[in-house]
Context: one part of a larger RNA
RNA sequence: GGAUGAACGCUGGCGGCGUGCCUAACACAUGCAAGUCGAACGGACUCGAUUCUUAGGAUGAGAGUUAGUGGCGCACGGGUGAGUAACACGUAGGUGACCUACCCCAGAGCGGGGGACAACUUCUCGAAAGAGAAGCUAAUACCCCGUAUGUUCAAUCAUUCGUUUGAUUGAGUAAAGCUCCGGCGCUCUGGGAGGGGCCUGCGUCCGAUUAGCUAGUUGGUGGGGUAAUGGCCUACCAAGGCGGUGAUCGGUAGCUGGCCUGAGAGGACGAUCAGCCACACUGGCACUGACACACGGGCCAGACUCCUACGGGAGGCAGCAGUGAGGAAUAUUGCGCAAUGGGCGAAAGCCUGACGCAGCAACGCCGCGUGGAGGAUGAAGGCCUUCGGGUCGUAAACUCCUUUUUCUGGGAGAAGAGACAAGGACGGUAUCCCAGGAAUAAGUCUCGGCUAACUACGUGCCAGCAGCCGCGGUAAUACGUAGGAGGCUAGCGCUAUCC
Numbered sequence: 001g002g003a004u005g006a007a008c009g010c011u012g013g014c015g016g017c018g019u020g021c022c023u024a025a026c027a028c029a030u031g032c033a034a035g036u037c038g039a040a041c042g043g044a045c046u047c048g049a050u051u052c053u054u055a056g057g058a059u060g061a062g063a064g065u066u067a068g069u070g071g072c073g074c075a076c077g078g079g080u081g082a083g084u085a086a087c088a089c090g091u092a093g094g095u096g097a098c099c100u101a102c103c104c105c106a107g108a109g110c111g112g113g114g115g116a117c118a119a120c121u122u123c124u125c126g127a128a129a130g131a132g133a134a135g136c137u138a139a140u141a142c143c144c145c146g147u148a149u150g151u152u153c154a155a156u157c158a159u160u161c162g163u164u165u166g167a168u169u170g171a172g173u174a175a176a177g178c179u180c181c182g183g184c185g186c187u188c189u190g191g192g193a194g195g196g197g198c199c200u201g202c203g204u205c206c207g208a209u210u211a212g213c214u215a216g217u218u219g220g221u222g223g224g225g226u227a228a229u230g231g232c233c234u235a236c237c238a239a240g241g242c243g244g245u246g247a248u249c250g251g252u253a254g255c256u257g258g259c260c261u262g263a264g265a266g267g268a269c270g271a272u273c274a275g276c277c278a279c280a281c282u283g284g285c286a287c288u289g290a291c292a293c294a295c296g297g298g299c300c301a302g303a304c305u306c307c308u309a310c311g312g313g314a315g316g317c318a319g320c321a322g323u324g325a326g327g328a329a330u331a332u333u334g335c336g337c338a339a340u341g342g343g344c345g346a347a348a349g350c351c352u353g354a355c356g357c358a359g360c361a362a363c364g365c366c367g368c369g370u371g372g373a374g375g376a377u378g379a380a381g382g383c384c385u386u387c388g389g390g391u392c393g394u395a396a397a398c399u400c401c402u403u404u405u406u407c408u409g410g411g412a413g414a415a416g417a418g419a420c421a422a423g424g425a426c427g428g429u430a431u432c433c434c435a436g437g438a439a440u441a442a443g444u445c446u447c448g449g450c451u452a453a454c455u456a457c458g459u460g461c462c463a464g465c466a467g468c469c470g471c472g473g474u475a476a477u478a479c480g481u482a483g484g485a486g487g488c489u490a491g492c493g494c495u496a497u498c499c
Base pairs, nucleotide, nucleotide: 001499002498003497004496006495008493009492010491013368014367015366016365017364018363019361020360021326026324027323028322030321031320032319035072036071037070040069041068043066044065045064046063047062051058052057079279080278081277088204089203090202091201092200093199094198095197098196099195100194103192104191105190106189107188108187109186111145112144113143114142120135121134122133123132124131125130150173151172152171153170154169155168156167157166158165177184178183205251206250207249212242213241214240217239218238219237220236221235222234223233224232254276255275256274257273258269260267261266281302282301283300284299285298304315305314306313307312332358334357335356336355340354341352342351343350344349371401372400373399374398381392382391383390384389407436408435409434410433411432416426443488444487445486446485447484448469449468450467454483455482456481457480458479464471465470
């Protein structure tokens, strides 16, 4: 000098765009953050066309709502950085060792039958959370049979260096309907797109005052397990494997694109934004599923908090707000789904603290303003003075002008809006026009040298200053005040940290 997610002191007019718990991965009141589909299904409730009627009612096309069964989603999106020195990340490859719901392309198909379980009814237990028994019922829920373009497995033959590819035979293996008649779906297979799993080369902090480490350890065979390779697991066999090119151990740390600095090389950092990873009160486990060992799912154990009729139960903000605590320190319990994106739905639409906006904060960057021109008798006043004067100083007053911003009133009402129409949170905002009036707006640090800027008074090694050198003990340009001056400016200075 530059930089910062900054803090502190003094000060503070406006706007735009950004940014805002770096500390306790500490504990959390309250609300919201993941639902949706009645065009899969049977009920229930409400309204109710029509028809009948003994005028009480019966029937019930159709419309609406929805607890339950069922489907899809809830593995995305959002948060955090605890752990991790590792195939975690980065980069370059491999997979003849693999998976892939929804979407796209192509081929083939959707025939027949059956038994349940919720809801519901009845009963029982419980303070509650909830649970049990009996009975009834539907489906795109479940099961069986048939069919097999295919596909899987086995055998044989050919092919390949190889676990690849092809042919034949045998065995196994599918399906679901709804409809407003336009469509929407279902099953099997091949391919694609996008996504993922696994493996490998290389690279990735400090310590040797850590030198030896290792028993599923290293390898083999058989078996198991997985979508898949593999000590991933298991039985047996062998005795290996790693290490001064730093094993093991200890410390620290999420990694990267990047960001800061620097002429560069390098050094330092990893907030916001983007990619990957890990985690979700702590530890462990599996279930469901195309995908999880699953933040707002489940089970077990633990710590903590809450309810209780003392028998037993409930909970997890490192989602958005918000509270307490910690701290030098970090915001609203706001508006809206109008836009973008996501889930479900044929659609209308519903949901969406993602997101779009608004609020708070000079926290940062950028822009604008606090007036412009004229104005000497160099007014008054302050300060200094050699008492002549000098200086603040064209500064003020005064004259003329302007109105950004702000304020008051009024007119018009763009774009974000796209598909027939309607539909805008922001917002009566941005912006435009008219009128009024210089009106509403300057501080802070410094002035001994480094280092731009000097005098007077007070103080008297006191009070104090200070980044370094150093000032102060009676003439202090270094302390305090005043006048003046210098720097930067809605900021200025100080502290901390990095280059």